[in-house]
Context: one part of a larger RNA
RNA sequence: CUGGGCGUAAAGCGCGCGUAGGCGGUUGACCAAGUUUGUGCUGACAGCUCCCGGCUCACCUGGGAGAGGCGUACAAAAACUGGUCAACUUGAGGACCUCAGAGGAAUGUGGAACUCCAGGUGGAGCGGUGAAAUGCGUAGAGAUCUGGAAGAACACCUAAGGCGAAGGCAGCAUUCUGGGAGGUACCUGACGCUCAGGCGCGAAAGCCAGGGGAGCGAACGGGAUUAGAUACCCCGGUAGUCCUGGCUGUAAACGAUGAUCACUAGAUGUGGGGGGGAUCGACCCCUUCCGUGUCGCAAGCUAACGCAUUAAGUGAUCCGCCUGGGGAGUACGGUCGCAAGAUUAAAACUC
Repeated sequence: CUGGGCGUAAAGCGCGCGUAGGCGGUUGACCAAGUUUGUGCUGACAGCUCCCGGCUCACCUGGGAGAGGCGUACAAAAACUGGUCAACUUGAGGACCUCAGAGGAAUGUGGAACUCCAGGUGGAGCGGUGAAAUGCGUAGAGAUCUGGAAGAACACCUAAGGCGAAGGCAGCAUUCUGGGAGGUACCUGACGCUCAGGCGCGAAAGCCAGGGGAGCGAACGGGAUUAGAUACCCCGGUAGUCCUGGCUGUAAACGAUGAUCACUAGAUGUGGGGGGGAUCGACCCCUUCCGUGUCGCAAGCUAACGCAUUAAGUGAUCCGCCUGGGGAGUACGGUCGCAAGAUUAAAACUC
């Protein structure tokens, strides 16, 4: 170097865009770099294989022949890889028509509820729990009615439903905007796949500055419980949760399953589109493409569990990662960060 693996045993980067690199559809012509063949050169000595010889044999040793790696020159072959040229349309992209959607950003706006404020009625409790107490209340609470304020979240619709690369996304309206599916087969003509570095996005919590603050609520105070109770329960409550701008860059960032392509029984739901049958029809039936589920001893795979056209099956390309447990995702150093810390990442020692 080759050989094994990565759903749950160690192992898929949280996700994308993409540079170098690697890999790459169909047909023809040419080249001959890779490739293959032949010939020449090279391949020291020793060693190795074979043959012959010398020590009484062997070890050892003398002689001869051969093999062997890398390379080099010339000649030849042209299937494959590569290169150049020409062409193609099925991969990819575009055009046109149609469609669905909580995809993203901004602005505006609506109703219910909670809380608070003001006022009316009213008059002793309310609240809370397993039971209580702290707490609130005759300075009039709770209840109820009217008006007002403010912030946050959007019941029903809602679904095994939809959209997004992932994180994630839900009242309604408008504006701007990304992606996707189907149909036509009009255009380009391999323009593709993957991707070390790099760049971007990235829940919650946290940080900086400025706002905001209804409810909830780390910390904190109090009441209980208890042997204790730095908890679980209760009454309060600051940061935070919200908005704008900037940082952080992590997660059981999970399908614990990288991306792309092709192939390999079925059955049954559901979302979107197309074609057809039938029909008054939007219902229903058949079919097809895309998405999303369930079942399946179909085959196959798997240690088993299970997976099974959304593969963990059969193949191909590229990337990432693993190599006994602990020490340790730690120390040191580097990079990044305001910090918290993140990232890269050992060893001694020990079992």
Predicted 3D model of a 351-nucleotide part of an RNA (small-subunit ribosomal RNA, central domain) from an uncultured bacterium.
It matches the Rfam family "Bacterial small subunit ribosomal RNA".
RNAcentral holds the full RNA, with entries from ENA and SILVA.